[in-house]
């Protein structure tokens, strides 16, 4: 070295997720890779890897280890939201309070206060008006007979004169319906207005007294206790993602390098 024939070890890997952990079912990359059976409140397994079965391949394109490359993942930083809950940091912002300035305005023809009286609140009672309801007065209509009046024409009684009862039609009216509803009487009550009686009385308004010098109202600038949580700052979460950043984990392909046994020539 070359030929038979065997063994390790190969017939896919990563990421995630789940797990004490690892591996696989499951979702994703990558890109082509043996067949069956098993599994999400699963499956198998305990330290380098799925667990049972069978089936090619096998010492190198094909196993193993380094190293480069880098799809494609997940977290973490930063960034972004008219997202959310907190804290009161702030020479921020608004409220409320005080203090000193300015200015206006009211006041000795008397400011704030104080005292005391009325009213505004509430309850009872009355009286007068207003509004509504009813009634009466008025106006209109209104009876086939069972209402009045007058009662053509016809009926009735009479020898006649004459007399009776009475439909229609005309007037007229009661009950009832409509209208008015100004004045009349009468009821009514979250009404007004006054009167009396009695109750509250902080506030506000007005009278009357005491007393004598302040009181309001803008604006500035200073301080403080609160409140609000508008704004920014911090703290904690959610949600977003193209792109950014610094790490890791890595498929695919590249590069280097390592690794058997038996016989025969």
């Nucleotide at each position: 070295c070359c030929g038979u024939g065997c063994u390790a070890g190969g017939c896919g890997g990563g990421g995630u997720g789940c797990u004490a952990g690892c591996g696989g079912u499951g979702c994703c990359c990558u890109g082509u890779a043996c067949c069956c059976g098993c599994a999400a409140a699963c499956c198998g397994c305990u330290c380098u890897a799925g667990c049972g079965g069978g089936g090619c391949u096998g010492a190198a394109u094909c196993c193993c280890c380094u190293c480069c490359c880098g799809a494609g993942g997940g977290g973490c930083c930063a960034g972004g939201c008219c997202c959310g809950g907190g804290g009161u940091c702030g020479a921020c912002g608004c409220c409320c309070c005080g203090u000193c300035c300015g200015u206006g305005g009211c006041g000795u023809c008397g400011a704030u206060g104080g005292u005391u009286c009325g009213g505004u609140c509430c309850c009872g009672c009355g009286a007068c008006g207003a509004u509504g309801g009813a009634g009466a007065c008025c106006c209109g209509u209104g009876a086939a007979c069972c209402a009045g009046g007058u009662c053509a024409g016809g009926u009735c009684c009479g020898g006649a004169a004459g007399g009776a009862a009475g439909c229609a039609g005309c007037c007229u009216u009661a009950a009832g319906c409509g209208g008015c509803c100004a004045c009349c009487u009468u009821c009514a009550g979250g009404c007004g207005u006054u009167g009396u009686g009695g109750g509250a009385u902080u506030g506000c308004c007005g009278g009357a007294c005491c007393g004598g010098a302040g009181c309001c109202g803008c604006a500035g600038a200073c301080g403080a206790c609160g409140g609000c949580c508008g704004c920014g700052c911090c703290c904690c979460g959610g949600c977003c993602a193209c792109c950014g950043g610094a790490a890791u984990c890595g498929a695919c392909g590249g590069a280097g390098g390592g690794u058997g046994c038996a016989c025969g020539g």